[in-house]
Model confidence (mean pLDDT): 77 of 100. Predicted 3D model of a 106-nucleotide RNA (Glycine riboswitch aptamer) from Variovorax sp. PBS-H4. The organism belongs to Variovorax, within Bacteria.
RNA sequence: UCAAAGCCGUCUGGAGAGCCAUCACACCACGUGAUGCACCGAAGGAGCAAACCCGCUGCGGGCGCAGCGGGCGAAUCUCUCAGGUACCGAGGACAGGGGGAGCGGC
Numbered sequence: 001u002c003a004a005a006g007c008c009g010u011c012u013g014g015a016g017a018g019c020c021a022u023c024a025c026a027c028c029a030c031g032u033g034a035u036g037c038a039c040c041g042a043a044g045g046a047g048c049a050a051a052c053c054c055g056c057u058g059c060g061g062g063c064g065c066a067g068c069g070g071g072c073g074a075a076u077c078u079c080u081c082a083g084g085u086a087c088c089g090a091g092g093a094c095a096g097g098g099g100g101a102g103c104g105g106c
Base pairs, nucleotide, nucleotide: 007100008099010097011096012095013094018037020036021035022034023033024032025031038085039084040083044081045079046078047077052071053070054069055068056067057066058065059064
């Protein structure tokens, strides 16, 4: 330097779950707010399996093996704090398309 990956930005696709109850506001609503119950997982957040590492104990002639404790360690798994639960809109993990290379760090 190039490629890949990653990063930034843009376009496109993108699920799930109460049109719940009461009160107030409002009077277009299936609206807004509060309280309560019931739900969802795909913003974000949190948790950990094996492997690996360390220590202790036991067995063994040795390499080691087993158990216990600790460390490290992933998600679309789990939790449901946050967020969300008619349509629309917004958000949306993730995926695809077209571009970009500033600042800082290494």